[in-house]
Record summary
Small-subunit ribosomal RNA from an uncultured bacterium, 1502 nucleotides, folded computationally. The coordinates come from a structure-prediction model, not an experiment, and the mean pLDDT is 82.
RNA sequence: GUUUGAUCCUGGCUCAGGAUGAACGCUAGCCAUCACGCUUAACACAUGCAAGUCGAGGGGCAUCAGGAAGAAAGCUUGCUUUCUUUGCUGGCGACCGGCGCACGGGUGAGUAACACGUAUCCAACCUGCCGAUGACUCGGGGAUAGCCUUUCGAAAGAAAGAUUAAUACCCGAUGGUAUAUCUGAAAGGCAUCUUUCAGCUAUUAAAGAAUUUCGGUCAUUGAUGGGGAUGCGUUCCAUUAGGUUGUUGGCGGGGUAACGGCCCACCAAGCCAUCGAUGGAUAGGGGUUCUGAGAGGAAGGUCCCCCACAUUGGAACUGAGACACGGUCCAAACUCCUACGGGAGGCAGCAGUGAGGAAUAUUGGUCAAUGGACGAGAGUCUGAACCAGCCAAGUAGCGUGAAGGAUGACUGCCCUAUGGGUUGUAAACUUCUUUUAUACGGGAAUAAAGUUAGGCACGUGUGCCUUUUUGUAUGUACCGUAUGAAUAAGGAUCGGCUAACUCCGUGCCAGCAGCCGCGGUAAUACGUAGGGGGCAAGCGUUAUCCGGAUUUACUGGGUGUAAAGGGAGCGUAGACGGCAUGGCAAGUCUGAAGUGAAAACCCAGGGCUCAACCCUGGGACUGCUUUGGAAACUGUCAAGCUAGAGUGCAGGAGAGGUAAGUGGAAUUCCUAGUGUAGCGGUGAAAUGCGUAGAUAUUAGGAGGAACACCAGUGGCGAAGGCGGCUUACUGGACUGUAACUGACGUUGAGGCUCGAAAGCGUGGGGAGCAAACAGGAUUAGAUACCCUGGUAGUCCACGCCGUAAACGAUGAGUGCUAGGUGUUGGGGGGCAGAGCCUUCGGUGCCGUCGCAAACGCAAUAAGCACUCCACCUGGGGAGUACGUUCGCAAGAAUGAAACUCAAAGGAAUUGACGGGGACCCGCACAAGCGGUGGAGCAUGUGGUUUAAUUCGAAGCAACGCGAAGAACCUUACCAAAUCUUGACAUCCCUCUGAAAAGUCCUUAAUCGGACUCCUCCUUCGGGACAGAGGUGACAGGUGGUGCAUGGUUGUCGUCAGCUCGUGUCGUGAGAUGUUGGGUUAAGUCCCGCAACGAGCGCAACCCCUAUUGUCAGUAGCCAGCAGGUAAAGCUGGGCACUCUGAUGAGACUGCCAGGGAUAACCUGGAGGAAGGUGGGGAUGACGUCAAAUCAUCAUGCCCCUUAUGAUUUGGGCUACACACGUGCUACAAUGGCGUAAACAAAGAGAAGCGAGCCUGUGAGGGGGAGCAAAUCUCAAAAAUAACGUCUCAGUUCGGAUUGUAGUCUGCAACUCGACUACAUGAAGCUGGAAUCGCUUAGUAAUCGCAGAUCAGAAUGCUGCGGUGAAUACGUUCCCGGGUCUUGUACACACCGCCCGUCACACCAUGGGAGUCGGAAAUGCCCGAAGCCAGUGACCCAAGCGAAAGCAGGGAGCUGUCGAAGGCAGGUCUGAUAACUGGGGUGAAGUCGUAACAAGGUAACCG
Repeated sequence: GUUUGAUCCUGGCUCAGGAUGAACGCUAGCCAUCACGCUUAACACAUGCAAGUCGAGGGGCAUCAGGAAGAAAGCUUGCUUUCUUUGCUGGCGACCGGCGCACGGGUGAGUAACACGUAUCCAACCUGCCGAUGACUCGGGGAUAGCCUUUCGAAAGAAAGAUUAAUACCCGAUGGUAUAUCUGAAAGGCAUCUUUCAGCUAUUAAAGAAUUUCGGUCAUUGAUGGGGAUGCGUUCCAUUAGGUUGUUGGCGGGGUAACGGCCCACCAAGCCAUCGAUGGAUAGGGGUUCUGAGAGGAAGGUCCCCCACAUUGGAACUGAGACACGGUCCAAACUCCUACGGGAGGCAGCAGUGAGGAAUAUUGGUCAAUGGACGAGAGUCUGAACCAGCCAAGUAGCGUGAAGGAUGACUGCCCUAUGGGUUGUAAACUUCUUUUAUACGGGAAUAAAGUUAGGCACGUGUGCCUUUUUGUAUGUACCGUAUGAAUAAGGAUCGGCUAACUCCGUGCCAGCAGCCGCGGUAAUACGUAGGGGGCAAGCGUUAUCCGGAUUUACUGGGUGUAAAGGGAGCGUAGACGGCAUGGCAAGUCUGAAGUGAAAACCCAGGGCUCAACCCUGGGACUGCUUUGGAAACUGUCAAGCUAGAGUGCAGGAGAGGUAAGUGGAAUUCCUAGUGUAGCGGUGAAAUGCGUAGAUAUUAGGAGGAACACCAGUGGCGAAGGCGGCUUACUGGACUGUAACUGACGUUGAGGCUCGAAAGCGUGGGGAGCAAACAGGAUUAGAUACCCUGGUAGUCCACGCCGUAAACGAUGAGUGCUAGGUGUUGGGGGGCAGAGCCUUCGGUGCCGUCGCAAACGCAAUAAGCACUCCACCUGGGGAGUACGUUCGCAAGAAUGAAACUCAAAGGAAUUGACGGGGACCCGCACAAGCGGUGGAGCAUGUGGUUUAAUUCGAAGCAACGCGAAGAACCUUACCAAAUCUUGACAUCCCUCUGAAAAGUCCUUAAUCGGACUCCUCCUUCGGGACAGAGGUGACAGGUGGUGCAUGGUUGUCGUCAGCUCGUGUCGUGAGAUGUUGGGUUAAGUCCCGCAACGAGCGCAACCCCUAUUGUCAGUAGCCAGCAGGUAAAGCUGGGCACUCUGAUGAGACUGCCAGGGAUAACCUGGAGGAAGGUGGGGAUGACGUCAAAUCAUCAUGCCCCUUAUGAUUUGGGCUACACACGUGCUACAAUGGCGUAAACAAAGAGAAGCGAGCCUGUGAGGGGGAGCAAAUCUCAAAAAUAACGUCUCAGUUCGGAUUGUAGUCUGCAACUCGACUACAUGAAGCUGGAAUCGCUUAGUAAUCGCAGAUCAGAAUGCUGCGGUGAAUACGUUCCCGGGUCUUGUACACACCGCCCGUCACACCAUGGGAGUCGGAAAUGCCCGAAGCCAGUGACCCAAGCGAAAGCAGGGAGCUGUCGAAGGCAGGUCUGAUAACUGGGGUGAAGUCGUAACAAGGUAACCG
């Protein structure tokens, strides 16, 4: 950072840091006396080197050099060369002999172990070379290698014969000592014992060389190195619980340097293990390294210490030391040589090769230094070591320039609002510097010592002096000089976390991504670019470890609801434990000593120019051991106490348990009676029962099960659980008392016992109820819910099972911490009782502190503490698989992993929703009136058709809507023709003087052509205006996106709501206010209240209308006066009335009565034209619907530019099987028709309304008075009333359709106008399911009139008046809305969410007939080498013996043990497999709708 609309919490995932023997990508200047470099195949290895040395041990002389002698040749006649002889000399191959080869170097396979670490011990041991001390070094002897000869063999090599030496070997002497037995004495310790001294017996040594030293032998001792024993520490798994027979111990032997079952014979039966034996898996251990505040966690590469190993397995020999990396023998595998007979080999030494792998270097130099082996030494050897080479693999250092320089230069890139901005003091330019690179020159330290030769001193191996010699790295580091900014910058990143933003391209594509997540046409998230921030010779990525993660919690977590208390009790081990006294000193505390290697770490100082690095000193190494002391606490021992615990005694309460007996009510069944047609059941039915007599009712009987009322958040029990009554037996708790015991206590892993319901076994029982099952319904289906039946079962006895949402979702025990109020069982007090006070035990409610994420808990804690047990560590997979235990079975207990997701979850909040609740409103229903839906027509839409039928609107809230009016135009569509700076705007250049208009020609028409007509101002240069031509900037678009927008509009809804400030409450989201009691049309008002106020809405203010006053009085009016007509305000006159239109008044619950709370308000009344907002209009809160509109207009972006622009003609928008909406006209008598009469309002009129008059049957025509209008005209109002006629018919209803003839408008009425006359006369007789409008009202219904648009074209729309009703009990129900409340798994908000099967794809996994491996054991067979034992007839130089022979030894053979191998049956484990099981994931599949609301049958657990 990430779960949510938001919040708090729980909880996982992820990131930022550090580190690395690293790898990969891109990039790359230098340097270090910094340092690393096969993590994989302990895989296989070509080639070279890595262990030799000593001639002062020896015989010798192959080779080299020298000498000597001899011979020959050449000649310079004493030289050179050659040959031969000679170990004479220097030396020396091979050989004998000595020392070394057991060190150094490599690797980590094995090993869970006294292997390692640490501490202690060995009175149970060894130790070459080295140091110290004592003593000795005498006399003899026989061989053997080499060399030579011979033989075998391809080779490796072997054999035989002869001969020879030693510091090789053997014998003898001496022997202090040593060893062993014994005797005596003394001393000491640690039990066996040890030491010293004295004595007897037995046994045991030696080597020389050389020239003045090195050796040799026997002893003692030191040092060094090694061997052994023990305490403590040292990974994971219990789905590894028992292991062990030399095993455990003893006695006696053997063996070893030494102890020991190390080995053997005998005896005993032990030994190890839940404090984890045995088995399995993994692993070298430590110093240390990384990380971390620390505690811890992880690691063990380089360096140091230890161990183990050397192709695999086994074995010994030699030796001081090995069971031996560059030794031997045997077996096995592999490789090589071979003459096929037989042989050779072991890089986990240094280089190097192949292979494996993401991946790891040179077949380098030198022994100069350090160290090692040998040697008297010189010296030789040394892939140890020191150096160099390669590699950014790490660490440290330096540089790639510094200063100035603004017109903030030009250009470029990028952005832009086109003004500019940014790159940017950056560059240019000026001055300076030269680290580094390049060139040239100079040039170290590391060397200390040792050696050679000589000399001196002491005196016998040392020191000093002189001299001589030794440097790989290296002509390196370093220093100086010269030139000149000259030679030197990249990689990742820029949505949040996380420092850093813009343009373009792309368009859920390509791609990114650590988590959240970006990308579907305006991407700061992809890919470039510009710019920026952060690192820098590196930068990123990947992998791994620690951290963050208090996310295993010792430090330092939890368990009512988030994961988590065992179903309950008893109790073992263990853990913990009351008061007081004394002892001990295991824990604890303190002092001292030893050890804790060095390196590393920290501090201080020093040396490389600094640093890294190195050196010196100190600290630290928190540990272990020994020892002195303390005694509070824990522990332990002793002897006590009574407050914990238990016992006794005295009481009362109780559905506590077990067994036996017994009672009444009810259901069912049986028998009998009465009685007749139904009963039963449901939402409604049906199945079912019943005329063979049911149901109902009466009486009697049978049988089983359960116990009404009492009955109570009452009682009892550990929990499960327990309910009629009586009896018997029996457990526990409580109260009182204080006699007894004297800590006897608490908890409790394993263990044992109990444990609802269902289920299982055996035997009974069976009334009711009732899984399964059957039938009837319901339904789209209904394997369900409902109904009728009905079997297991439910009941009893015995035995299993052992689980539940076994819940207070709260383990047990103890102590402490405000109160109030019920109830239950006891006790005490006040004289009895009621009531009261008090005390102990139980059971409830409220509540303070405190706790808690909140909800809530709160003496019955979830508070404050202590003790013990159990359990948890993200969701899913999964309580699954495998294994094991239990079970008759069902199943239970224990209990994973692969894989997958970034969440899953708790509590609370605001909304929304509910087939939840309460209240209220509305033509919402109801009560009414009239319609639609049926017919014909009009009109709009869908669909279809078409070249085109332009486009938009889509539930309410699209559909007589945009459109207040498509023949052309409109027009956006289609066909054809035409134009390209354009039909329209601005700018520039040139030319002309017009253009427009009229006439004619042409064309389908535009276009085009001809003719007529023909400007203005002027300083005469020109200008204005207009046209033509040209160039490019541009015009143009009803093209796209209403999901980029503005503006406008619809809708909820004229519903009563929507908010804010301050305060208060809450951790917070939020709440309060705005809820509550009343009231209203209203969040209207009143009262109350942690709220007090305010805003937008409501209401009012505005307009019309109803009454009226005043003023005004023409074009309106005419009462009165006068005139006058056929009639008429026609005229004079007047303004009273009507009216017009300006300004006022009036209505405010103001008054009265009642109700209400004395309020708000309601009901009724008076007065009034009007009464409780009088009626109507305008006015539409915060917001919702990505609602509508880019085609009114405006507009971002995208697209077209001889076309998606523009012009023209014709066509289309008017099509027509059909479907829907809205209307008109009707179906008729409340009517049609005819005749003659009456009464409006509101409007319009100049390209207009058009009177009277004439004419036509009529539409109309002719003509033109009046009127820019209270004057004139349209204009006749109609329904109505009166009279006449029609008489219930498809009609004298109805008028569609069609024919003929006309009228009008217009350039034009064919597609496609309206109207008129005559003729024709469809359908239709009141309309199914369904559905719409209208509310006390001038409304519905009905009747006509006018207007806008408009050349013409309304049944539509907008207005106007005339006539003029019916009904409303009421709010149960439908719809919509408001307030409060409740539930929620919803928040895109129920058109929500979401479950399971099936189908498809992919992934991991269980089972699986089997198949193929691996590991460790067991039993048997075989039995190499070899040690040991036996034997040894065969063989043998040394000594003894006169000899025979003896002593001693060997070959050979045999035996035990014994590796590899073979056979056998099992165990564990891995891979694989037809088929099969479930699981997970996947954007749209199928079927249903199980859950979330009362989710439509409440849900859930077993």